The part of an RNA shown here (small-subunit ribosomal RNA, central domain) has 350 nucleotides and comes from an uncultured bacterium.
[in-house]
Context: one part of a larger RNA
RNA sequence: CUGGGCGUAAAGGGUGUGUAGGCGGUAUCGUGCGUCUUUUGUGAAAGCGUGUGGCUUAACCAUACAACUGCAAAAGAUACGACGGAACUGGAAUAUGGGAGAGGUCUGUGGAAUUCCUAGUGUAGCGGUAGAAUGCGUAGAUAUUAGGAGGAACACCAGAGGCGAAGGCGGCAGACUGGCCCAUUAUUGACGCUGAGACACGAAAGCGUGGGGAGCAAACAGGAUUAGAUACCCUGGUAGUCCACGCCCUAAACGAUGAAUACUAGAUGUUGGUGGUAUCGACUCCAUCAGUAUCGUAGCUAACGCGAUAAGUAUUCCGCCUGAGUAGUACGGCCGCAAGGUUGAAACUC
Numbered sequence: 001c002u003g004g005g006c007g008u009a010a011a012g013g014g015u016g017u018g019u020a021g022g023c024g025g026u027a028u029c030g031u032g033c034g035u036c037u038u039u040u041g042u043g044a045a046a047g048c049g050u051g052u053g054g055c056u057u058a059a060c061c062a063u064a065c066a067a068c069u070g071c072a073a074a075a076g077a078u079a080c081g082a083c084g085g086a087a088c089u090g091g092a093a094u095a096u097g098g099g100a101g102a103g104g105u106c107u108g109u110g111g112a113a114u115u116c117c118u119a120g121u122g123u124a125g126c127g128g129u130a131g132a133a134u135g136c137g138u139a140g141a142u143a144u145u146a147g148g149a150g151g152a153a154c155a156c157c158a159g160a161g162g163c164g165a166a167g168g169c170g171g172c173a174g175a176c177u178g179g180c181c182c183a184u185u186a187u188u189g190a191c192g193c194u195g196a197g198a199c200a201c202g203a204a205a206g207c208g209u210g211g212g213g214a215g216c217a218a219a220c221a222g223g224a225u226u227a228g229a230u231a232c233c234c235u236g237g238u239a240g241u242c243c244a245c246g247c248c249c250u251a252a253a254c255g256a257u258g259a260a261u262a263c264u265a266g267a268u269g270u271u272g273g274u275g276g277u278a279u280c281g282a283c284u285c286c287a288u289c290a291g292u293a294u295c296g297u298a299g300c301u302a303a304c305g306c307g308a309u310a311a312g313u314a315u316u317c318c319g320c321c322u323g324a325g326u327a328g329u330a331c332g333g334c335c336g337c338a339a340g341g342u343u344g345a346a347a348c349u350c
Stems, first nucleotide, its partner, number of pairs: 004321003007304002012318001014201004021194003025088002028085004033081002035077008049065006091191001092188004096183004103177007110154001115149007125136002162169002206247006215241002220236004258317006266295011299306002323350003332343004
């Protein structure tokens, strides 16, 4: 080198765009680089292998052959790969006409609720718990009515429903904007797939500067519980949660399942299209494309289970694994304001 794997045993990168590289549709002409055939030369001897022979045998030795899987040259072959030319339309893309959507950014705006403030009514409790207490209240609380302030989140609709590459996205309106699906013909003519580096995005928490602060709430304080209670329960409560800008870059970032393409029984639901059937029309029914979900055949799997959204059958490319602990630690590098992140061992023990 070949050979094994990655849903749960070790192992899919958090996600995308894309450079180098790897791989790449149909038919044809040329070249003959790879590839293949033949021939020639060379591939020292010894050794190894095979046959025969010589020392009584063996080791050992002699001899012949084979081998030396390589290299070079010449002659040829042209299926496959490569390169060059000129084509094709099935992959890919574009145009045209429709469609659905919590996709993104910004601006504005609405109602319910909590809290607070002011005023009215009203009087002794309220609150909280398993039970209590801390706490609030005669300086008039809780309750209730009216008015006001402010911040955050958007009940019902709401769906195993939709959109997004992932993280994620939910009141309403507007502006700007990305992607997707379907149908029809037309256009380009392989323009494709993957993708080491690179670049971009990336929940929550955390950090910096400036705002904001209703509710909730790490830390903290008090009350309980308890042998103790640095907790669980209760009363409070600051960072934070929110906004703008700039960092951080990690998650059970999960479908614990990389991306792309092709093929391989069905059944049922649901979302968005299209065509047909039926009808006065709407439902309905049938077919088909794209998504999403459940069951299931073959097959696969250690089993669980997966099963056209594969963990089936195959191909291409990338990432990753190789006993457990030490350890995602130490050291060094790179990144970061820091917290830390990333890359990532060994001794030793079993």
Background:
Its mean pLDDT, the model's own confidence on a scale to 100, is 88.